Context: one part of a larger RNA
RNA sequence: GUCAGCGAGUUAUAUUUAAUAGCAAGCUUAACUUUUUUUAGGUAGGCAUAGCGAAAGCAAGUUUUAAUAGAGCGUUUAGUUAUUAGGUAUAGACCCGAAACCAAGUGAUCUAUUUAUGACCAGGAUGAAGAUUUUUUAAAAGAAAUUGAAGGUCCGAACUCACUAACGUUGAAAAGUUAGGAGAUGAGUUGUGAAUAGGGGUGAAAGGCUAAUCAAACUUGGAGAUAGCUGGUUCUCUUCGAAAACUAUUUAGGUAGUGCCUUGUGUUUUAUUUUUGGGGGUAGAGCACUGUAUUAUUUGAAGGGUUUUUAACGAAAUUACUUCAAUAUAGCAAACUCCGAAUACCAGAAAAUUUAAUCACAGGAGACAGACUACGAGUGCUAACAUUCGUGGUCGAGAGGGAAACAACCCAGAUUAUUAGUUAAGGUCCCUAAAUAUAACUAAGUGUUAAACGAGGUUUAAAGACUUAUACAAUCAGGAGGUUAGCUUAGAAGCAGCUAUCCUUUAAAGAAAGCGUAACAGCUCACUGAUUUAGUUUUUUUGCGCGUAAGAUGUAGGGGGCUAAGUUAUAUACCGAAACUAUAAAUAUAAUAUAUAUUAUAUGGUAGGAGAGCGUUCCGUAAGUCUGUGAAGAAUUAUUUAAGAUAUUUUGGAGAUAUCGGAAGUGCGAAUGCUGAC
Numbered sequence: 001g002u003c004a005g006c007g008a009g010u011u012a013u014a015u016u017u018a019a020u021a022g023c024a025a026g027c028u029u030a031a032c033u034u035u036u037u038u039u040a041g042g043u044a045g046g047c048a049u050a051g052c053g054a055a056a057g058c059a060a061g062u063u064u065u066a067a068u069a070g071a072g073c074g075u076u077u078a079g080u081u082a083u084u085a086g087g088u089a090u091a092g093a094c095c096c097g098a099a100a101c102c103a104a105g106u107g108a109u110c111u112a113u114u115u116a117u118g119a120c121c122a123g124g125a126u127g128a129a130g131a132u133u134u135u136u137u138a139a140a141a142g143a144a145a146u147u148g149a150a151g152g153u154c155c156g157a158a159c160u161c162a163c164u165a166a167c168g169u170u171g172a173a174a175a176g177u178u179a180g181g182a183g184a185u186g187a188g189u190u191g192u193g194a195a196u197a198g199g200g201g202u203g204a205a206a207g208g209c210u211a212a213u214c215a216a217a218c219u220u221g222g223a224g225a226u227a228g229c230u231g232g233u234u235c236u237c238u239u240c241g242a243a244a245a246c247u248a249u250u251u252a253g254g255u256a257g258u259g260c261c262u263u264g265u266g267u268u269u270u271a272u273u274u275u276u277g278g279g280g281g282u283a284g285a286g287c288a289c290u291g292u293a294u295u296a297u298u299u300g301a302a303g304g305g306u307u308u309u310u311a312a313c314g315a316a317a318u319u320a321c322u323u324c325a326a327u328a329u330a331g332c333a334a335a336c337u338c339c340g341a342a343u344a345c346c347a348g349a350a351a352a353u354u355u356a357a358u359c360a361c362a363g364g365a366g367a368c369a370g371a372c373u374a375c376g377a378g379u380g381c382u383a384a385c386a387u388u389c390g391u392g393g394u395c396g397a398g399a400g401g402g403a404a405a406c407a408a409c410c411c412a413g414a415u416u417a418u419u420a421g422u423u424a425a426g427g428u429c430c431c432u433a434a435a436u437a438u439a440a441c442u443a444a445g446u447g448u449u450a451a452a453c454g455a456g457g458u459u460u461a462a463a464g465a466c467u468u469a470u471a472c473a474a475u476c477a478g479g480a481g482g483u484u485a486g487c488u489u490a491g492a493a494g495c496a497g498c499u500a501u502c503c504u505u506u507a508a509a510g511a512a513a514g515c516g517u518a519a520c521a522g523c524u525c526a527c528u529g530a531u532u533u534a535g536u537u538u539u540u541u542u543g544c545g546c547g548u549a550a551g552a553u554g555u556a557g558g559g560g561g562c563u564a565a566g567u568u569a570u571a572u573a574c575c576g577a578a579a580c581u582a583u584a585a586a587u588a589u590a591a592u593a594u595a596u597a598u599u600a601u602a603u604g605g606u607a608g609g610a611g612a613g614c615g616u617u618c619c620g621u622a623a624g625u626c627u628g629u630g631a632a633g634a635a636u637u638a639u640u641u642a643a644g645a646u647a648u649u650u651u652g653g654a655g656a657u658a659u660c661g662g663a664a665g666u667g668c669g670a671a672u673g674c675u676g677a678c
Stems, first nucleotide, its partner, number of pairs: 001678006011091013026047003032041002051058002061073004094232002097229001101222006112196009121186001123155003126151001130147006159183003163180005198214001200210003235613006245258005260366001261364006269357002271353003274349005284339001285337002290333003295328002298326006304319006370395010400411003415585004420581003426575003429560003435572001437570005447562001453547002457544002461540006474531005480504003485499003510525001513524003586603007614667001616664005624657003633651003637647004
């Protein structure tokens, strides 16, 4: 891991609601006795028939009060006993699951420390004290030699330890092996016996050790501890169908009341559209208030500066300044408003629609982690698949078609069947069902990611200017004289700089728009003529493109690939879903006629409510029925609309059981489920 078996809402008592049954202003027994084993007794007690008050008490009333004026609760008739079902309470109370707590015991054959009594430590090295002798000293001290043998001394086996590395890691081993390493006469190692016991011991102290168990051992018991937590909870069909909100909470992943679902009973309103009447201060707008804030060679006041005047005080005039106010002018605001919608909301009226919905009471719930999307807002960076509200939608609990794939986007809500038809979104070259449709645009593979900004890309539209008196471009020619204008300057001659910028000849030609020279010179330009010839040029505008534009396995629009099979516009056809239609059928509800029909509508569904059934074991029915002419069980095939049922055949070899009822150890795929097999 698979298979087989086992595996989870039970039982008792009390209470409440519903259904059914009995009796009924009454209903009913409990303990207990008795009988043919469920019969007959048993009236203690309970509930109901009257309530109100804290009570005394009074009573269809009563309480409050000085008093009822009032107010509260009552007064009009249905209960009770039993059975079944749903819920609740108390019990282990649907099942499994802690870490823990307490009690009584068992452990020191492991290990910690202690204690009694034993055992063990090859060999080598060093050579303390002391002693002796010699020497030295006045005598000592001192020195040397010999002897001597000390030491938590040295080297190193046994022994003990465990510092390093590798191996081992389903090991040879639930802590080892190999090679090195440390101590090795000591606080040494070790055998045997004994002592200390669980909030206790022991500890050269690591929370270490206390039998592979230790921040409180193990065994049994309290005990089915408790678990607002996780996991699991077993057959079928029909019907309706949520919530992820508010309020409260030692509350926030729990629970309660309300809202939302369902079942029953009752009642008569509800909703949508139209219309009438309301209140409002949002969107917008505005600047009249509160704030903020722009401009003015406008006006006034004050201050400062300047000028004039005065001996001084002062006076007058003036203004690049500053402040305040007025006027005019352009704005801004969630906590501004002189104004002010649409919607929404409230109330009235009339009709239409209506198997819809609303309301009240009673039984049963679930839910109170929501998600994305569009719009209106707050926070944030007008960031987030961010977060918090509001109003819709979808998902949640929703399948089908489209978006390559894709809970939440678009279309559309799946009762069942059909190799029938029509459409939606979206599509129609091939993959792939259906158009190689029409007209323009695009040349970038743009399409098939992105901005400011940039550009003789190209398309469209408009306005102006020049133009057969010849435009724009090109080519040929001219582009002169006074004059080297004056000043300046070493020089300054169109062209360093300053001033002026005239006149003449002309078809035209600047006291010069550039290049150039030391200064001249030289080359162009403006301007003019000729040649040529029909449009040229400027500024806006519009569509589609271009640049800006860098990413990690390999191109990448789903792919092939496409110049349309891209983009825009237009028209028709076709494809395309579980939508709609057609045909057949089932179920539910309503209406109608009628007693099984017709018509209409409905039938996605998680949590959850309600209803109807299938099957298993046992009991009665059953001294029945089936069965060796073959039961149960195991398998095969066939029929069949769900759980399932029936029949055939093979095997098997002795029991099985219809029907209608009753009672439950009553249905397995999941629980890191339990046991077994492989």

Model confidence (mean pLDDT): 83 of 100. Large-subunit ribosomal RNA, domain II from Candidatus Nasuia deltocephalincola, 678 nucleotides, folded computationally. The source organism's lineage runs through Bacteria, Pseudomonadati, Pseudomonadota, Betaproteobacteria and Candidatus Nasuia. Its Rfam family is "Bacterial large subunit ribosomal RNA". Rfam links the family to the GO terms structural constituent of ribosome and ribosome. RNAcentral holds the full RNA, with entries from ENA and SILVA.